[in-house]
Formats: sequence, C1' cells, structure tokens
RNA sequence: GGCCCCGUCGUCCAGUGGCCCAGGACGCCGGCCUUUCAAGCCGGAAACGCCGGUUCGAAUCCGGUCGGGGCUGCCA
Repeated sequence: GGCCCCGUCGUCCAGUGGCCCAGGACGCCGGCCUUUCAAGCCGGAAACGCCGGUUCGAAUCCGGUCGGGGCUGCCA
C1' cells in the first nucleotide's frame, strides 16, 4: 500500500429501510417494602464514531474520513 471485519446508553448485547425522537440485561438515580442492609417491586436518566449522498423515509444502503482488529504485498 491492498483486501476484509468491527464502532449503538457507563458496560455488555439486540435492532440489517417505515412498527425506532432506538429495545434488553447489569450498573446508576428516586420511590415502595424492611428495625437496617441486601434481595424483591415500581418509576426515571442515559447511546447509533464523524461528514456527505441516495430515498417520501437511514442505526440499517452508498461514498469519504477517524479509531480498533485480522490477512497479505512492494521498496530499501
């Protein structure tokens, strides 16, 4: 240099055109319960790496770019 894969709440995963102003678990915050704590129950906050394009509509498709990983060349 070339090719391939990955990037989504704090963490780990799901979602592969419309049911998603994005869902689950753990964690966090508040409440209930409890003598207290834990557990349990209820509620809440919290994310699509970035830019552009296609489309009526993009987390999803395309291009570029950034970061991570894998495979493999060239020159010296």